Predicted 3D model of a 73-nucleotide RNA (transfer RNA) from a Spirochaetaceae bacterium. The prediction has a mean pLDDT of 82.
[in-house]
RNA sequence: GCCGAGGUGGCUCAGUCGGUAGAGCGGCGCACUCGUAAUGCGCAGGUCCCGGGUCCGAUUCCCGGCUUCGGCU
Numbered sequence: 001g002c003c004g005a006g007g008u009g010g011c012u013c014a015g016u017c018g019g020u021a022g023a024g025c026g027g028c029g030c031a032c033u034c035g036u037a038a039u040g041c042g043c044a045g046g047u048c049c050c051g052g053g054u055c056c057g058a059u060u061c062c063c064g065g066c067u068u069c070g071g072c073u
Base pairs, nucleotide, nucleotide: 001072002071003070004069005068006067007066010025011024012023013022019056027043028042029041030040031039049065050064051063052062053061
């Protein structure tokens, strides 16, 4: 330099042929217990990497950029 894959709550990841986002773990509260753990219930937490474009509407489609990983040279 070229090609491919990825970037979504604190972490690991889903997601939608475009209709304003979920799970598990973790955190907090309550219940249970002599007490903790476990378990059950509930709650909070996300400008969906950035900037443009299309569209009534973009996490999703298009363009450019940043970044991580892999491959080729």
Rfam family: tRNA. Rfam links the family to the GO term triplet codon-amino acid adaptor activity. The sequence is in RNAcentral, with records from ENA.